The RNA shown here (SAM riboswitch aptamer (S box leader)) has 117 nucleotides and comes from a Chloroflexota bacterium. The sequence was found by an Rfam model in a public genome assembly. Lineage of the source: Bacteria > Bacillati > Chloroflexota. It matches the Rfam family "SAM riboswitch aptamer (S box leader)". Rfam's curators write: The SAM riboswitch is found upstream of a number of genes which code for proteins involved in methionine or cysteine biosynthesis in Gram-positive bacteria.
RNA sequence: CUCUUAUCGAGAGAGGCAGAGGGAACGGCCCCGUGAAGCCCGGCAGCCGGUCGGAGUCGUAGCUGGCCCCGGCACGGUGCCAAGUCCGUCGAGCGUCGCCCGCUCGAAAGAUGAGAG
Repeated sequence: CUCUUAUCGAGAGAGGCAGAGGGAACGGCCCCGUGAAGCCCGGCAGCCGGUCGGAGUCGUAGCUGGCCCCGGCACGGUGCCAAGUCCGUCGAGCGUCGCCCGCUCGAAAGAUGAGAG
C1' cells in the first nucleotide's frame, strides 16, 4: 500500500511544555491566544490476547477438559479522549405543483480492530 471482515448516537483532565493552527479530501459549519498542532503526564475502554467469576452445552464413571455466552480486571498488543464518522458531497423513497429545503434508508469515502497478500 492492496484485499477480506466487524464496528462507528456510549466513554475519557479547567495538569505541564509548546507556541498557530486544527476538525481526512471538497463545500459548509465550527474549535482555537480565556491558548491550536505536537510532546509529556493523566484518563477512556472499542477490538485482539491473557486472566478471574458465572450460565449453557459437549465430553468423562467422576474430575481435568472442549465449545459458546455474560460480566470483571487495563496485565500484553492496538486504539481513542469538541460537535453522530460535526453536517453534506452519490442514489432511492416520503413531504412540496415544482425548486429550495427537511426527514428516512442505502451506497461511496473515511476511521479503528482482526485476518490475508